Predicted 3D model of a 73-nucleotide RNA (transfer RNA) from an Oscillospiraceae bacterium. Rfam family: tRNA. By type it is a transfer RNA. Its mean pLDDT, the model's own confidence on a scale to 100, is 81. Taxonomically the source falls in Oscillospiraceae (Bacteria, Bacillota, Clostridia, Eubacteriales).
């Protein structure tokens, strides 16, 4: 330098045919308990890596860039 993959909640990831953003763990609040843990009830806590474009509508499609990983030279 070329090519491929990935980037979504605190973490690991799903969502991939464009139509109100989700799961598990963690976390927060309350109950219970002498206390902690466990248990029960409730809560999503988010600039979908950044920007632009297409579209009535974009995490999703297109372009440019950034970061990480693998391959070729």
């Nucleotide at each position: 330098g070329c090519c491929c993959c990935a980037g979504u909640a605190g973490c690991u990831c799903a969502g991939u045919c464009g139509g109100c953003a989700g799961a598990g763990c963690a976390c927060c609040u309350g109950c219970c308990u002498u206390u902690u843990a466990a248990g029960c009830a409730g809560g999503g806590u988010g600039u979908c890596c950044g920007g632009a474009g297409u579209u009535c509508g974009a995490a999703u499609c297109u372009c440019c860039g950034c970061u990480g990983g693998a391959g070729c030279a």